[in-house]
């Protein structure tokens, strides 16, 4: 100079207005790193469940962490990129089956003869011989996957022997695949020596198969209280029947007053002490965990957290200056609770700080 990876802030300060929660008042407190999408997991609630199975769904390397997760984290394994730091991808099974593969090519899966190259054999022709046969010729059968040619992929590579021409057709070393042992590692998987057939390609984010798991619904859950209207029940008075009469017994629309249930409107409640923040020590490569101090840190429900001024700070712009600087303007992103919490992902103007690499 060029890069990689990681953390961390996310404008201070003061009036002065104004709003939301706590208080009798003074006063105290009032949004984030992502409060977001609602993509994952839980705490809690309700609501359902004898017990298994089938259907369906999820998810797949090894090891730890963690309340718990396909969407976490940490460290490793194993393909690839990249001189490096460090990226990026996959994730049981492709030799249990069954399926796909655009375009291009002849072909696309136990394949394929477009050009090529052979014609050994068979065949036509020609010569040659008495003939058998030999020799030459056509490239007709036909053989060949060595070159070439599409392709993201063409059925190991490379070299020799072989062949009519070739080919794992045969051999020698490599590559990869199984498979025995050894060795390192808790594993994943590495490494090493044999042995096998000589190579069985690519998607499982296609089905299937194997192996684990999996009841719904959400804080508009769910509790509680409970105006009005409607409903039942008793009563007091009124009406009425029954007895000769009544304060005795019935029946009664409608009115008073009382009680009782469910419950609509509203209204506390869940609902802020929680897998919590900080801090420090110890144990672990980390993730994390455990001890010990400290702290309490928004609670609306049409939904508070905002304006203006001042100044101070990042960064811009115009004028001056050799500069340092002076003087004026300008101006700070993404967004923003709604029952809480853990993760993912996306959105962020500007800085800040650490640790690695590469070259010089």
């Nucleotide at each position: 100079g060029a890069g990689u990876g990681g953390g961390c802030c996310g404008g201070g300060u003061g009036a002065c207005c104004g709003c939301g929660g706590c208080g009798c008042a003074a006063g105290c407190u009032g949004a984030g790193g992502a409060a977001a999408g609602u993509c994952c997991g839980g705490a809690c609630u309700c609501c359902g469940u004898a017990g298994g199975g089938c259907a369906g769904g999820a998810c797949g390397c090894u090891g730890g962490g963690g309340a718990a997760a396909g969407u976490c984290c940490c460290a490793g394994g194993c393909c690839g990129g990249g001189u490096g730091a460090c990226c990026g991808g996959u994730g049981g099974a492709a030799u249990a089956g069954c399926g796909c593969a655009a375009c291009a090519g002849a072909g696309a899966g136990c394949a394929g003869a477009c050009c090529g190259c052979c014609g050994a054999u068979g065949g036509g022709c020609c010569g040659u011989g008495c003939a058998a046969g030999c020799g030459g010729u056509c490239a007709c059968a036909g053989g060949u996957a060595a070159g070439g040619g599409u392709g993201a992929a063409a059925c190991g590579g490379u070299g020799a022997g072989g062949u009519a021409a070739g080919a794992g057709c045969u051999c020698a070393c490599c590559a990869g695949c199984g498979u025995u042992c050894c060795c390192g590692g808790c594993a994943a998987c590495g490494g090493g020596a044999g042995c096998g057939g000589c190579u069985g390609g690519g998607c499982a984010u296609g089905c299937c198969c194997c192996g684990u798991c999996c009841g719904g619904a959400g804080c508009a859950a769910g509790a509680c209280c409970a105006a009005g209207c409607a409903g039942g029940g008793g009563u007091u008075g009124g009406g009425u029947g029954g007895c000769c009469c009544g304060c005795c017994c019935g029946c009664u629309a409608a009115a008073g007053c009382c009680c009782c249930g469910g419950g609509u409107a509203g209204g506390u409640c869940g609902c802020a002490u929680g897998a919590g923040g900080c801090g420090a020590g110890c144990g672990g490569u980390a993730a994390c965990g455990c001890u010990c101090g400290u702290c309490c840190c928004a609670g609306a429900u049409g939904g508070a957290u905002g304006g203006u001024c001042a100044u101070c700070c990042a960064u811009c712009c115009c004028g001056g200056g050799u500069a340092a600087c002076c003087g004026g303007g300008a101006g700070g992103a993404c967004a923003g609770g709604a029952u809480c919490c853990g993760g993912c992902u996306u959105a962020c103007a500007g800085g800040c700080c650490c640790a690695c690499u590469c070259u010089u």
This is a predicted structure of a 360-nucleotide RNA (Bacterial RNase P class A) from a soil metagenome. Rfam family: Bacterial RNase P class A. Its family is annotated with ribonuclease P activity, tRNA processing and dimeric ribonuclease P complex in the Gene Ontology. The family's RNA type in Rfam is ribozyme.